[in-house]
This is a predicted structure of a 71-nucleotide RNA (transfer RNA) from Elusimicrobia bacterium RIFOXYA2_FULL_39_19.
RNA sequence: GCGGGUGUGGUUCAAUGGUAGCAUGCGAGCUUCCCAAGCUUGAGACGUGGGUUCGAUUCCCAUCACCCGCU
Numbered sequence: 001g002c003g004g005g006u007g008u009g010g011u012u013c014a015a016u017g018g019u020a021g022c023a024u025g026c027g028a029g030c031u032u033c034c035c036a037a038g039c040u041u042g043a044g045a046c047g048u049g050g051g052u053u054c055g056a057u058u059c060c061c062a063u064c065a066c067c068c069g070c071u
Stems, first nucleotide, its partner, number of pairs: 001070007010024002013021001018054001026042005047063005
């Protein structure tokens, strides 16, 4: 330099055009003499910028980061 892949809560992963979810972690409450466990509840995320569309995490383009291959 060329080609391909991945990017979603703190972490690990879903969601293949129509209200962004699960698990775990975190906060609060209940339970308990206390702790752990359990139950209820809350906050928290679509890498960035454009385009298409009534509507984009999703489709298209560019870009950034990481990974793989070629040179």
Its Rfam family is "tRNA". Rfam describes the family as follows. Transfer RNA (tRNA) molecules are approximately 80 nucleotides in length. The family's RNA type in Rfam is transfer RNA. Its mean pLDDT, the model's own confidence on a scale to 100, is 82.